RNA sequence: GUCUCUGUAGCUCAGUUGGAUAGAGCAUUCGCCUCCUAAGCGAAAGGUCGUGGGUUCAAAUCCCGCCAGAGACG
Numbered sequence: 001g002u003c004u005c006u007g008u009a010g011c012u013c014a015g016u017u018g019g020a021u022a023g024a025g026c027a028u029u030c031g032c033c034u035c036c037u038a039a040g041c042g043a044a045a046g047g048u049c050g051u052g053g054g055u056u057c058a059a060a061u062c063c064c065g066c067c068a069g070a071g072a073c074g
Base pairs, nucleotide, nucleotide: 001073002072003071004070005069006068007067010026011025012024013023019057028044029043030042031041032040050066051065052064053063054062
């Protein structure tokens, strides 16, 4: 330099056939339970879906640029 993949909650990820309020597990906080703790059960909070544009009635999802990470080739 060329090409490919990845980027979604604090962490690990799902969701990519464009459509309903963007989800799960773990972690955190609160409550229940317990003599207490842990475990278990319930609830809550937490996201400009890497970033800037475009297409569309509608974009995490499609298209383009850029940024970051990983890999292949030279």
Source information
This is a predicted structure of a 74-nucleotide RNA (transfer RNA) from uncultured Anaerobiospirillum sp. It was read from a public genome assembly. Its Rfam family is "tRNA". By type it is a transfer RNA. The prediction has a mean pLDDT of 80.